[in-house]
C1' cells in the first nucleotide's frame, strides 16, 4: 500500500412562528416580538337598568311668558322625550393577554365523598304589618390639588325589627330558631274615597322559604409526568390519637394535651431546568425532539404581603400596606401600573396599522327598543409558509450574425433568434353584478292560550317595512395588444451537470475528503451545462440515516468493555405431583378516552391549498362477567437439585512448635607466598601489617540442590528439606436419612503478590539510594568494585499488579482420539495386564461459532438464571468534591478545549546491530596497483569582463568532447544589421556571376571591369541576385518535475506474471512452496492444481578441430626454368591461408553415488567435455536517475533583441582539495651494437617506396598502389654480445635556456616534434583503497577513429611473452530463496518520545475582592384577619326608662411582608502569582519505544 472488522466524524431526506444574501408578475388560504414578565406618551378595551329610588345638571319637543331685529335670545313648567351626578340592582370572578413562578394532585387519565352554586328549568308554599337612617340636593367651611369636614333635610326592590312557618335548620327529641319588596300594565265586578284615585281582582316581571335538575366550582385518591448520588439521610405541626376551634366542605387546616412516630436506595431531602395536555415535526415502526398559531386546564397581572365585597376573587383595566420606578406639587401632600387593541422607546439576526364596523357570531345590562363590546368580523403591511395561475402557442435551416471553443475540417449556443401565422389567462380600461340577511327587529293583522274581558300578555301563522364594515367584493361579458411579467444556486467525489482564460501554497475555496507551489473540470471571470423556479441559496434548529444507548435491535479472549478473589442480607430467578385461589394472563360486555388534528368515504369554493358532513381511530384507564394451561399465593405430598451420617484415599492447602544437612560470609588458629579479584579490555577494590588458595574450629542469618514433572493442593493471592500437634476443603464406594433446605448477588464483609509505612527485633547473602572505577561526544545508565534502607521475624496499616485463561458465577445439552492425577469395579493373575464407570489436568480435532486469529464437553458451541462493565482518540483515570489512609496514596470521577481519526486481526512488501540455505574477485589465498613524487587530464573551489553549459555516492569527475590557436563557441568587452545568416508567399527590378581600386580590425560601404545564359505555344515560365511590404523567421532562452526518443543502474541477478480451477468474507494464497539438483523458476520427484507467457538456455557472430568446393592479389610439396637472393617465372591444389557450405559435443558411452529420477563424481574416446572460450542479446520493474545543449516536442518567455554578424579575448587563470592516468624511484634494470618472430587496421585533398641532403625533426625526388598485389611498416619485449655496480647514479626525467622542423591566413596568450645544454622531486609510498581466477593478471609493442596540425600519457581495437592462488564461507559488501518480528508502506536516509525556547487557547490552585441563592438565630414590625378589652362613643330592638342587648372607634395581644444584625453554608464572577494540558511547515538537546530497536518490552510500587 491493499483487506476485513470495530469505531467515530461528515453528507444526501423531511421540517420551521425563522433570519440573512439576491431576485421578484398575480391571486387564494394561513401566519407574524421565539429577545427585555424591560419602561411606557396618547386614544380606545365594562358597562347597563328611569319598568327599583330621590330627582333634573345638559339636549330636544310642547305649552306659557319676556325682550324684540318675526325668528333669535332669555325665563317658567319634570307635564313629555330623555338623563349628568347620586342611592340601589345586576355585571366588572366572563371575554382578552403573556408564561415569570411551579417537578406540584400543577397537569393527564380513571375514580371518590364530606360540599357550595347568582342568573336558568321544574315542583311546593308564601309575599302581612311597622320603624329608624343615609347619599344626593341646600347652607357653611378646609385644601394648590387629590379629596374632604360640619349642619339641616329626603326616597327606595338600601337597612332593621314584629307577625306567620308545609317543608327548612338545631336538639338532651321535651322543645327552640329563622323570610320576603316591590315594579309595570289592565279595566269588568267588589270595597274605600278628600271623587283625583287607591286596594282587592286579572296578566306579567321581580321577591322570600324550600325540594330537585342542569351547568359551574371547591376537596380527596390510584397511576403516569426532566436531569444530577461529585445531593444519603430528611422531618417538631413533623406522624398519629382525643378534644376544641375553623371552613361551603373531609382534614394538623389551627390550637391544647397525649404517644413517638412519618418519609427514603422502587431515590426521601437538596439542586438545576421546565407551565402541563390534546397535539406538532420526524421516523417503516418502536421511539426521539418540541409544546408558536387552534382547543382544555393551571398559575400570574410593576415587586412582596393582606384582607374586604360577593353565589363566585384574596380580584389585569377594585381596595389597604411596604418597596422600586415614573409623573404632578403651592413642598404641606398627591397620582400611576398596556403580560387588553393599536402605538413608542429599548433590546435584538428578527416579527405588522396609533385602520373600519358592531352588518354577522358571541357576551353584559334591560320587559323591550336599545346601549356597550380593540371579544369578534373585516381591511392594511410582509414571498414568512402552503396552494394555484401566468410570463405565450405553432411553424421556421441559409443550421444567419454575434459569443465560446477548435485537431483550422469543424463543433456548440440552436428552432434558440429573426421571419410568418395564431391566442389573450393574469395584469390594464370602462361596464354589469350575486351571496354573506334571518325563524333578527318593527308595523298593523288572523288564530289559539289566559281571563269576567273583545283589555293586557304570551304562542303560532301569513303580509308589509327594512338592516352590509368588508366593497370600485366574488363572478360575468366587452376592448386593445405578445403586448407589462425570470431568477437563483451549483457543475472534483459523495451528487445531476465541462471546457477556455487569468492567478501561481498568492489571491482565495471548503459540509467531509480536500483543492491552489505555471498546463487548476475544486480559486476568479467567460462560454456551455445541470437541478429548482416567483423563487433560489446560506445560516440556525429538530428528527432521520445512527442497530452510534440496541424494548423492537448491540456488545465485553485480542477492537472500548468480566469487579483481584470469595462469602453473603435485600432484590431477581427457581425441581416433581395433586388440590385450591384468581394477583399476573386470556376472552366478552359496559363506561370513558372533549372538540379540533391524523386516516377513510362524501360535499363546497372553476382545481388545489382551504372549509365542511359522516365514519373509523384515539393502541389508554376503570367497572363487570367468564376461563384456569402457564407464572404467583395458600395447602398437602415426592426425591432426580442441595445437604447430613458411615467407610476408605490423595495432596508444596493453612497455622504453631521443634530439630537437620549442604553452601555463602565473618571471626580465631595452622600451612603457605605474591598476587587475588574483575572485564569485551581494564581500573576502582583486597593483599608483604601476609590476601587469594588450603586445613581445623566457632558464630550467625537466610534459603531448602537432587526427587521435580504442560505433577499436586488452594476461591484467588499463592504454597516446596524433615518431624509432631491443631485445622479447612476435596475425591471415591455403598447404603440410610432430611425433603427444594437451591442459584446469583447492588450496598456490605473477609482474604488479597511485590513494593511501601509504624513500633520492636534481626541482619549471612543479595541489594534501590549513594560512592568509586570504566565506557562514551556526554553516560546522573547498561559493565565492574563497594554499599544503606529493604529483603527475614512479631504486631498493626496499605489494598494495588500485564492481581491474565487479558475469558464472572451456576445449570443442562451437543462427534471423537491420545496422554496425566487420584479413588472404585469386573476379568485374569507369580507378575505384567485387559475392559469398564467416576474425578482432576494436558495436547489435537468434527459440527458449530468467530472480523480474523482462534475456541472447540475445562467452549469463545446451543440455551436458561443472576451480577459487573462498555459506547471515537486525546485532555484523563486527571481536576474539583466526598469517603478511606500515619503518609505514600487509593477509590468514586468530570468539563472546557482539541483531532478526523485512534484501534483489532489478517495480507503483500520493505527493513532488522533476527534465524536458515545459497551465490558473486564479496572475503580469504595470491599477483599487480592507487593513496607518496613529477607531469598529463577531468572536477570542486577561488579568481575573472568572461573563465559558456551540462554530468554530482556506487551509477559525476581522460564524462557529453572520436581533437577549444581562428572556426568550433553556446561565454565576455566592443563594432555593425533589423523580414533578418536560414524557409514559404506577394510586388518591382535585374541573368547568375565576375575583375580591379579605396576606407576600415573586419563585418561593411563606395567606385569600377567583363557578362546577357536555359525552356517557350512568344503570353510567359524555371533557377539565381537585389529592393520593398507584412504574414513570419530565429533563439545552445526556461521547464528532463509537462513529454517522446535514447541511455545509465540494480543485473546477465533468476526472477516477473497470466488464464482456468481450488482455498479464503476479503486483501490475497495456491501454481512459483516442499525433497533433491543446477550457472539458471535448469531439470526430476512429490503436491489442488493444470497449463501458458516474458526472462534462463538454445537459435546468431567470432574463435579452437576436421571435411568438401574454389584457387587470385594468397600458397609452393613435387616437376621444370631463372637469379647474388627472393613463388621471380612455367606450372600445381597437395599444404598454409582465404571464404562459402557442411561435420563435430549430445552427459551420447562405461563405472560409482542417488528414490530405479533429475543429476553429480570418475573414466574412455576426442581438437574440444559437461554452458569448450569470448561477444551480441538486458524480463516485470526501481531510482519524478540522466539528457529540452544530438534530435523531436507541449506550455511559457525575447522580437532594432535572449535573434544575426565581425575582429579580439575567454573556455588553457591558480593559494589549494579530489578523481583518473602516464613516467618513475632502478640491476628480472639502464645504455650501446647486432639479430628474430605478429595481428588488427588505414591509404587519392591519400599512403608513399627508391635515391639525394640534414645529427635529427624533416626537405627534395616521386616508382607503385582505389590495394590478400603497392605503401604506412621499424613491431617491441625476446635472443646474442659490450659497458654501468648500488650511487640521487650511465636511475629518473620535470623545469629552464638556446637553435630548429612541420602544419596552418595565423603557433604571443595557446600546437606538436627535433637537436644541444640544464638535470627538480623521487630510493617503493600513512590511514585507507582498487583490479584480476587463464591465454586471465602482469608486461611488450602495433593499428584506427576524430584530425590541416595537436596538447592522445585518453578512448576503441590488435597481437607477442605469459604467471601465482582459491583451505574454505566465520567475518565485510552486493544479491537470490525461505522463515520470523514490526508501531515501517515517501517503506530504517522509516517511524517516533520527552525536557527546554517562542506564540495562541481553554482550564485547575491561590492571599483576597465582588455579587447572588436558600436555610438558622435574634431584633424591629406596616396593612390586615382573629382574640381580648378597663375607659370612651353609640339610630332601629327590649325596657321597670335607671338601663340593657347589640355595634363602633381606640388600645392591647398572637401571626406576619419588607427591613436590620450575627454565625455558618452553597453557587457564580474576578485575582498578583502558580500547576499541568492542548494546538502551532521547516528552533535546541538527546534517542526512550517500534527489529533481539542495539540493556527484550510491559504492569504495580
Nucleotide at each position: 500500500g491493499a483487506u476485513c472488522c470495530u469505531g467515530g466524524c461528515u453528507c444526501a431526506g423531511a421540517u420551521u412562528g425563522a433570519a440573512c444574501g439576491u431576485u421578484g408578475g398575480c391571486g387564494g388560504c394561513a401566519g407574524g416580538c421565539c429577545u427585555a414578565a424591560u419602561a411606557c406618551a396618547u386614544g380606545c378595551a365594562a358597562g347597563u337598568c328611569g319598568a327599583g329610588c330621590g330627582g333634573a345638571a345638559a339636549c330636544g319637543a310642547u305649552g306659557g311668558g319676556a325682550g324684540c331685529u318675526u325668528g333669535c335670545u332669555c325665563c317658567c313648567a319634570g307635564g313629555c322625550g330623555u338623563c349628568g351626578a347620586g342611592c340601589g340592582g345586576c355585571g366588572g370572578a366572563c371575554g382578552g393577554g403573556g408564561g415569570a413562578g411551579u417537578a406540584a394532585c400543577g397537569c393527564g387519565u380513571a375514580g371518590g365523598a364530606a360540599u357550595c352554586u347568582a342568573c336558568c328549568c321544574a315542583g311546593u308554599a308564601g309575599c302581612g304589618g311597622g320603624g329608624g337612617a343615609u347619599a344626593g340636593c341646600c347652607a357653611g367651611u378646609g385644601g394648590a390639588a387629590a379629596c374632604g369636614c360640619u349642619g339641616a333635610u329626603u326616597a327606595a326592590u338600601a337597612c332593621c325589627g314584629c307577625a306567620u312557618a308545609c317543608g327548612c335548620c338545631c336538639c338532651a327529641a321535651g322543645g327552640g330558631g329563622g323570610a320576603a319588596a316591590g315594579g309595570g300594565g289592565g279595566g269588568a265586578u267588589c270595597u274605600u274615597u278628600u271623587c283625583g284615585u287607591a286596594g282587592a281582582c286579572c296578566c306579567u316581571c321581580a321577591c322570600u322559604a324550600u325540594u330537585g335538575g342542569a351547568g359551574g366550582a371547591g376537596c380527596c385518591u390510584g397511576c403516569g409526568u426532566u436531569g444530577g448520588a461529585u445531593u444519603a439521610g430528611c422531618u417538631a405541626g413533623u406522624u398519629g390519637g382525643u378534644g376544641a376551634g375553623g371552613u361551603a366542605a373531609a382534614g394538623g387546616c389551627u390550637c391544647a394535651c397525649c404517644a413517638a412516630g412519618g418519609c427514603a436506595a422502587c431515590g426521601a431531602u437538596c439542586u438545576a431546568u421546565a407551565g402541563c395536555u390534546g397535539g406538532u415535526c420526524u421516523g417503516a415502526g418502536a421511539g426521539g425532539a418540541c409544546g408558536a398559531u387552534c382547543a382544555g386546564c393551571c398559575a400570574c397581572a410593576c415587586u412582596g404581603g393582606g384582607a374586604c365585597u360577593g353565589a363566585g376573587a384574596c380580584a389585569c383595566g377594585g381596595c389597604c400596606c411596604a418597596g422600586a420606578c415614573u409623573c404632578c406639587u403651592a413642598c404641606g401632600g398627591g397620582a400611576g401600573g398596556c403580560a387588553g387593541c393599536a402605538g413608542u422607546a429599548g433590546g435584538g439576526a428578527a416579527u405588522a396599522u396609533u385602520g373600519u364596523g358592531c352588518a354577522a357570531u358571541g357576551g353584559g345590562c334591560g320587559a323591550a327598543a336599545g346601549c356597550c363590546u380593540g371579544a369578534c368580523a373585516c381591511a392594511g403591511c410582509c414571498a414568512u409558509g402552503c396552494c394555484g395561475c401566468g410570463u405565450g402557442u405553432g411553424u421556421g435551416a441559409a443550421g444567419a450574425a454575434g459569443g465560446c471553443u477548435c485537431u483550422a475540417g469543424g463543433g456548440u449556443u440552436g428552432u434558440a433568434a429573426a421571419g410568418c401565422a395564431c391566442u389573450u389567462u393574469c395584469a390594464g380600461u370602462a361596464g354589469g353584478g350575486a351571496g354573506g340577511a334571518a325563524u333578527a327587529a318593527g308595523c298593523a293583522g288572523u288564530u289559539g292560550a289566559u281571563u269576567a274581558a273583545u283589555a293586557c300578555u304570551c304562542a303560532a301563522c301569513a303580509g308589509c317595512u327594512g338592516u352590509g364594515a368588508c366593497g370600485u367584493u366574488a363572478c360575468c361579458a366587452a376592448c386593445a395588444g405578445a403586448a407589462g411579467a425570470a431568477g437563483u444556486a451549483c457543475c472534483g467525489g459523495c451528487u445531476a451537470a465541462c471546457u477556455c482564460c487569468g492567478u501561481g501554497c498568492c489571491a482565495g475555496c471548503a459540509g467531509c475528503c480536500g483543492c491552489g507551489g505555471u498546463a487548476a473540470u475544486a480559486c476568479g471571470g467567460a462560454g456551455g451545462g445541470u437541478c429548482c423556479g416567483a423563487g433560489c441559496g446560506u445560516u440556525a434548529a429538530u428528527c432521520g440515516g445512527a442497530a452510534u444507548u440496541a424494548c423492537u435491535g448491540g456488545g465485553c479472549g485480542u477492537a472500548a468493555a468480566g469487579c483481584g478473589u470469595a462469602c453473603g442480607c435485600a432484590g431477581g430467578c427457581g425441581g416433581u405431583u395433586g388440590g385450591u385461589u384468581a394477583a399476573g394472563c386470556g376472552a366478552g360486555a359496559u363506561g370513558u378516552g372533549a372538540a379540533a388534528u391524523c386516516c377513510c368515504c362524501g360535499g363546497g369554493c372553476u382545481c388545489a391549498a382551504c372549509c365542511u358532513g359522516g365514519g373509523a381511530a384515539c393502541u389508554g384507564c376503570a367497572u363487570u362477567u367468564c376461563g384456569a394451561a402457564c407464572u404467583g399465593g395458600c395447602c398437602a405430598a415426592c426425591u432426580a437439585g442441595a445437604g447430613u451420617a458411615u467407610g476408605a484415599g490423595a495432596g508444596a492447602g493453612g497455622g504453631u512448635g521443634g530439630g537437620a544437612g549442604a553452601a555463602u560470609u565473618u571471626c580465631a588458629g595452622g600451612u603457605g607466598u605474591a598476587g587475588c579479584g574483575g572485564u569485551g579490555a581494564a581500573a576502582u577494590g583486597c593483599g608483604u601489617a601476609g590476601a587469594u588458595a588450603u586445613c581445623u574450629g566457632a558464630a550467625g542469618g537466610a534459603a531448602u540442590a537432587c526427587c521435580g514433572a504442560u505433577g499436586g493442593c488452594g476461591a484467588a493471592g499463592g504454597c516446596a528439606g524433615c518431624c509432631a500437634c491443631c485445622u479447612g476443603g476435596u475425591u471415591c464406594a455403598a447404603u440410610a436419612c432430611u425433603g427444594a433446605c437451591g442459584c446469583u448477588c447492588a450496598u456490605g464483609u473477609a482474604c488479597g503478590a511485590a513494593a511501601g509505612c509504624g513500633u520492636g527485633g534481626g541482619g549471612a547473602g543479595c541489594a534501590a539510594a549513594c560512592a568509586g572505577g570504566a565506557u562514551u561526544a556526554g553516560a546522573u545508565a547498561c559493565c565492574c568494585u563497594g554499599g544503606u534502607a529493604g529483603u527475614c521475624c512479631a504486631c498493626g496499616c496499605c489494598g494495588u499488579a500485564a492481581a491474565c485463561g487479558a475469558u464472572g458465577u451456576c445449570u443442562a445439552c451437543u462427534a471423537g482420539c491420545a496422554g496425566c492425577u487420584c479413588g472404585g469395579g469386573u476379568c485374569a493373575u507369580u507378575a505384567c495386564g485387559a475392559c469398564u464407570g467416576g474425578u482432576u489436568u494436558u495436547g489435537c480435532g468434527c459440527a458449530g461459532c468467530u472480523a480474523a486469529c482462534g475456541c472447540g464437553u475445562u467452549a469463545a458451541g446451543u440455551a436458561g438464571a443472576c451480577c459487573g462493565c462498555c459506547u471515537g482518540g486525546g485532555g484523563g483515570g486527571u481536576a474539583c468534591g466526598g469517603c478511606c489512609g500515619c503518609a505514600a496514596g487509593g477509590u468514586u470521577a468530570a468539563a472546557a478545549c482539541u483531532c478526523a481519526a485512534a484501534u483489532g486481526a489478517a495480507u503483500u512488501g520493505a527493513c532488522g546491530g533476527g534465524g536458515g540455505c545459497c551465490u558473486g574477485c564479496a572475503c580469504a589465498a595470491g599477483c599487480g596497483g592507487u593513496g607518496g613524487a613529477g607531469c598529463a587530464u577531468g572536477u570542486g573551489g577561488u579568481u575573472u569582463a568572461a573563465u559558456u553549459c551540462g554530468a554530482u555516492g556506487c551509477a559525476a569527475c581522460g564524462c557529453g568532447a572520436a581533437g577549444a590557436a581562428c572556426c568550433u563557441u553556446a561565454c565576455c568587452a566592443g563594432g555593425c544589421c533589423u523580414u533578418g545568416a536560414c524557409a514559404u508567399c506577394c510586388u518591382g527590378a535585374g541573368a547568375a556571376c565576375u575583375u580591379u581600386c579605396u576606407a576600415g580590425a573586419g563585418a561593411u560601404a563606395g567606385a569600377u571591369u567583363g557578362g546577357u545564359g536555359c525552356c517557350u505555344u512568344c503570353g510567359g515560365g524555371a533557377a539565381c541576385u537585389c529592393a520593398g511590404u507584412g504574414a513570419c523567421a530565429g533563439g545552445u532562452g526556461u521547464u528532463g518535475c509537462a513529454u517522446g526518443g535514447c541511455u545509465g543502474u540494480c543485473g546477465u541477478c533468476a526472477g516477473c506474471u497470466c488464464g482456468u480451477g481450488u482455498c479464503g468474507u476479503g486483501a490475497g494464497a495456491u501454481g512459483u512452496u516442499g525433497g533433491g539438483u543446477u550457472a539458471a523458476g535448469u531439470c526430476c520427484c512429490g503436491c489442488a492444481a493444470c497449463g501458458a507467457g516474458c526472462g534462463c538456455a538454445a537459435c546468431c557472430c567470432u574463435u579452437a578441430c576436421c571435411u568438401g568446393u574454389a584457387g587470385u592479389u594468397g600458397c609452393c610439396a613435387g616437376c621444370g626454368g631463372a637469379u647474388c637472393a627472393u613463388g621471380c617465372c612455367g606450372g600445381g591444389g597437395a599444404c598454409u591461408c582465404u571464404a562459402c557450405a557442411g561435420g563435430g559435443a549430445c552427459u551420447g558411452c562405461c563405472g560409482g553415488u542417488g528414490a530405479u529420477a533429475a543429476a553429480c563424481c570418475g573414466g574412455a574416446g576426442g581438437a574440444a567435455g559437461g554452458u569448450g572460450a569470448g561477444g551480441a542479446u538486458g524480463a516485470c520493474g526501481u531510482c519524478a536517475a540522466g539528457u529540452c545543449a544530438u534530435c523531436a516536442u507541449g506550455g511559457c518567455c525575447c522580437u532594432u533583441a535572449c535573434g544575426c554578424u565581425c575582429a579580439g579575448g575567454g573556455c588553457g587563470a591558480c593559494a589549494c582539495a579530489c578523481g583518473u592516468g602516464c613516467u618513475u624511484c632502478a640491476a628480472u634494470g639502464g645504455u650501446c651494437g647486432g639479430u628474430a618472430c605478429a595481428g588488427u587496421g588505414g591509404g587519392c585533398u591519400g599512403c608513399a617506396a627508391u635515391c639525394c641532403c640534414g645529427c635529427g625533426a624533416g626537405g627534395g625526388u616521386g616508382a607503385g598502389c582505389c590495394a590478400a598485389u603497392c605503401c604506412c611498416a621499424a613491431a617491441a619485449a625476446g635472443c646474442c654480445g659490450g659497458c654501468c655496480u648500488a650511487a640521487g647514479u650511465u636511475c629518473g626525467g620535470a623545469u629552464c635556456g638556446g637553435a630548429g622542423u612541420c602544419u596552418g591566413c595565423a603557433a604571443c596568450u595557446c600546437g606538436a616534434c627535433u637537436c644541444c645544454g640544464u638535470g627538480a622531486a623521487g630510493c617503493c609510498g600513512g590511514a585507507a583503497u582498487c583490479g584480476c581466477u587463464a591465454g586471465u593478471a602482469a608486461u611488450c609493442g602495433c593499428g584506427g577513429a576524430u584530425c590541416a596540425g595537436c596538447c592522445a600519457u585518453g578512448c576503441c581495437g590488435c597481437g607477442g611473452u605469459g604467471a601465482a592462488u582459491a583451505c574454505g564461507u566465520u567475518c565485510c559488501c552486493g544479491g537470490g530463496c525461505u522463515u520470523u518480528g514490526u508501531a515501517c508502506a515517501c517503506a530504517c536516509c522509516g517511524c517516533c518520545c520527552g525536557u527546554c525556547a517562542c506564540g495562541c487557547c481553554a482550564u485547575g490552585g491561590a492571599a483576597g475582592c465582588c455579587g447572588g441563592g436558600g436555610g438558622g438565630a435574634c431584633c424591629c414590625g406596616a396593612a390586615g384577619u382573629c382574640a381580648g378589652u378597663g375607659g370612651c362613643c353609640u339610630a332601629a330592638c327590649c325596657u321597670u326608662c335607671g338601663g340593657g342587648a347589640g355595634g363602633g372607634a381606640g388600645c392591647u395581644g398572637c401571626c406576619u411582608a419588607a427591613g436590620g444584625u450575627c454565625a455558618a453554608u452553597c453557587c457564580g464572577g474576578u485575582g498578583a502569582c502558580u500547576g499541568g494540558g492542548g494546538c502551532g511547515a521547516a528552533g535546541u538537546c538527546g534517542u526512550a519505544a517500534c527489529a533481539a530497536g542495539g540493556u527484550a518490552g510491559c504492569c504495580g510500587u